Notes:
This is a predicted structure of a 73-nucleotide RNA (transfer RNA) from a Candidatus Peregrinibacteria bacterium.
């Protein structure tokens, strides 16, 4: 200086032609036990990297800017 991937909960990550955003593990509260840990129910937390554009509607699609990590020069 080019080019490609990736960016969704505290973490690890789904998310199939665009249509109200999930899941495990952790967290909270309750059962359960003489206690504890396994377990078992319920529950709370996301401006979907940031900024624009397209469309009735955008995690998605277009562009652009950050950051990571792979490549090539």
């Nucleotide at each position: 200086g080019c080019c490609g991937u990736u960016g969704u909960a505290g973490c690890u990550c789904a998310g199939u032609u665009g249509g109200u955003a999930g899941a495990g593990c952790a967290c909270g509260u309750c059962c359960a036990u003489g206690g504890u840990a396994a377990g078992g129910a319920c529950g709370g937390g996301g401006u979907c990297a940031c900024g624009g554009g397209u469309u009735c509607a955008a995690c998605u699609c277009c562009c652009g800017u950050c950051a990571a990590c792979g490549g090539c020069u």
Its Rfam family is "tRNA". By type it is a transfer RNA. About the family: Transfer RNA (tRNA) molecules are approximately 80 nucleotides in length.